Source information: A computed fold for a 119-nucleotide RNA, annotated as SAM riboswitch aptamer (S box leader). The coordinates come from a structure-prediction model, not an experiment, and the mean pLDDT is 83.
[in-house]
RNA sequence: CAUCCAUCGAGACCGACUGAGGGACAGGCCCGAAGACGUCGGGGCAACCGGGAAGGAGCGAAAGCUUCUCCAAAGGUGCCAAGUCCUGCGGGGACCUGAGGUCCACCGGCAGAUGGUUG
Repeated sequence: CAUCCAUCGAGACCGACUGAGGGACAGGCCCGAAGACGUCGGGGCAACCGGGAAGGAGCGAAAGCUUCUCCAAAGGUGCCAAGUCCUGCGGGGACCUGAGGUCCACCGGCAGAUGGUUG
């Protein structure tokens, strides 16, 4: 970097340094010299991988495999403004209506993020 799979309305902040943009893209809307973003240090959140004990279910002749529940943050990652901040494309529903408009924890898709698999 590519491929495939899973998840994405929960959760978690302080200090030092620096100094102008930042929130992926576009449009909105926000954050930001009362110092954002970033870097470093500390702290925290969280069970994706890996780990642990027992139990339930399924498959199997067995070994075992899969799956669900539970524990654990000293292992590998990740994360700690706003729902992935909202919307981007197609459809559905409700209301209003002259074309059309407004609304929605509706369905799917695109894009993105994170983890894992494979190359």